Description
Model confidence (mean pLDDT): 85 of 100. This is a predicted structure of a 75-nucleotide RNA (transfer RNA) from Desulfobacteraceae bacterium CG2_30_51_40. The sequence was found in a public genome assembly. Rfam family: tRNA.
RNA sequence: AGGCACGUAGCUCAGGGGGAGAGCACUACCCUGACACGGUAGGGGUCAAGAGUUCAAAUCUCUUCGUGCCUACCA
Numbered sequence: 001a002g003g004c005a006c007g008u009a010g011c012u013c014a015g016g017g018g019g020a021g022a023g024c025a026c027u028a029c030c031c032u033g034a035c036a037c038g039g040u041a042g043g044g045g046u047c048a049a050g051a052g053u054u055c056a057a058a059u060c061u062c063u064u065c066g067u068g069c070c071u072a073c074c075a
Base pairs, nucleotide, nucleotide: 001071002070003069004068005067006066007065010024011023012022013021018055026042027041028040029039030038048064049063050062051061052060
């Protein structure tokens, strides 16, 4: 330098045109002498950024940024 994959909650991830979600974590309450476990309820998101297409974009297209892998270039 080129190619491919990926970027969604604090963490690990699903979802891939019309409701933003799961597990764990977090908060409150219940339970306990207390803790752990367990139960109930709840909070938390510019879906990496910008633009385009569309009635409608996390989802499709382009650009940029970042991460990983592969290839090439080498002094």